[in-house]
Context: one part of a larger RNA
RNA sequence: UUGGGCGUAAAGAGUACGUAGGUGGUUCUGUAAGCGAGGGGUGAAAGCCCGGGGCUUAACUCCGGCGAGCCUUUCGAACUGCAGGACUUGAGUGCAGGAGGGGAAAGUGGAACUCCAUGUGUAGCGGUGAAAUGCGUAGAUAUAUGGAAGAACACCGGUGGCGAAGGCGACUUUCUGGACUGUAACUGACACUGAGGUACGAAAGCGUGGGGAGCAAACAGGAUUAGAUACCCUGGUAGUCCACGCCGUAAACGAUGAGCACUAGAUGUUGGGGUCGCAAGAUCUCGGCGUCGAAGUUAACGCAUUAAGUGCUCCGCCUGGGGAGUACGUACGCAAGUAGAAACUC
Numbered sequence: 001u002u003g004g005g006c007g008u009a010a011a012g013a014g015u016a017c018g019u020a021g022g023u024g025g026u027u028c029u030g031u032a033a034g035c036g037a038g039g040g041g042u043g044a045a046a047g048c049c050c051g052g053g054g055c056u057u058a059a060c061u062c063c064g065g066c067g068a069g070c071c072u073u074u075c076g077a078a079c080u081g082c083a084g085g086a087c088u089u090g091a092g093u094g095c096a097g098g099a100g101g102g103g104a105a106a107g108u109g110g111a112a113c114u115c116c117a118u119g120u121g122u123a124g125c126g127g128u129g130a131a132a133u134g135c136g137u138a139g140a141u142a143u144a145u146g147g148a149a150g151a152a153c154a155c156c157g158g159u160g161g162c163g164a165a166g167g168c169g170a171c172u173u174u175c176u177g178g179a180c181u182g183u184a185a186c187u188g189a190c191a192c193u194g195a196g197g198u199a200c201g202a203a204a205g206c207g208u209g210g211g212g213a214g215c216a217a218a219c220a221g222g223a224u225u226a227g228a229u230a231c232c233c234u235g236g237u238a239g240u241c242c243a244c245g246c247c248g249u250a251a252a253c254g255a256u257g258a259g260c261a262c263u264a265g266a267u268g269u270u271g272g273g274g275u276c277g278c279a280a281g282a283u284c285u286c287g288g289c290g291u292c293g294a295a296g297u298u299a300a301c302g303c304a305u306u307a308a309g310u311g312c313u314c315c316g317c318c319u320g321g322g323g324a325g326u327a328c329g330u331a332c333g334c335a336a337g338u339a340g341a342a343a344c345u346c
Base pairs, nucleotide, nucleotide: 003319004318005317006316007301008300012315014200015199016198017197021193022192023191025087026086027085028084029083030082031081033080034079035076036075037074038073039072040071041070042069049065050064051063052062053061054060090190091187092186093185094183095182096181097180102176103175104174105173106172107171108170109153114148115147116146117145118144119143120142124135125134161168162167205246206245207244208243209242210241214240215239219235220234221233222232257314258313259312260311261310262309265292266291267290268289269288270287271286272285273284274283275282276281296303297302320346321345322344330339331338332337
């Protein structure tokens, strides 16, 4: 490689959009490239294989045959392709609705922490397993009033909602994306996947300029301890916040790629719709989020209409452990880093 695989053994790219390519609904007509059937040519000899013959047999040898492929020709038209026409169920648009922490910007609010000013008030406060460092008679802690500043939004809050993923939670306004339900007016296969590519992408980190309440790597001190470069305590700087620009990684996890179809149910919840009912509710149905479970599947655990079941299409990835996420080259990056082997060895 063939094959076999990818939830947990090696293996699903962090996510999406999309180029080439691959694949593609129903129907009619044509074509005949693929496809099928027949004929002809070629397929050297020897050899192989099949059927016979000759040396006593065999080896050996002789005769006949088969043959993929290629070229050519005739016929066929189910399937694929190609060309043309039609269709509406896939896909999309319109119209009517309701749901939502989806995104961006601006503004506003209350609680709490800290700080500042003033009043009351007096000897402690703070912290711990116990302490000490620390703060306090220059009046702290506590308490009351006023003010400042920054950050985060208690309750509601929910295996509840939204988003492709990362993620999103006070309130109001403006701008804006998507999904869902109903309808069936419109287009008429316009679809699926997607090598390269492009965009987005937590936290930390980086650059420039702001901001800085709380928290807090580093750092300092106090404890603990045999030691304690820690866990605990008192402080505390980057950072955490904002704007713009980089970085491009995570146990970026459902450790489960995307799409379509099919295959028992039960139950809860969330967003719509239909029927019945005065209502409560019952029942049917579409879209999500959960739990349990049949068949099936799995090495087992488990999964089970949100599949890890049964099939199809396309992409990514794996192929013993170590060496190694290392080296070299190259590319990207301000840097940190990202992409990424082999020798050798067991």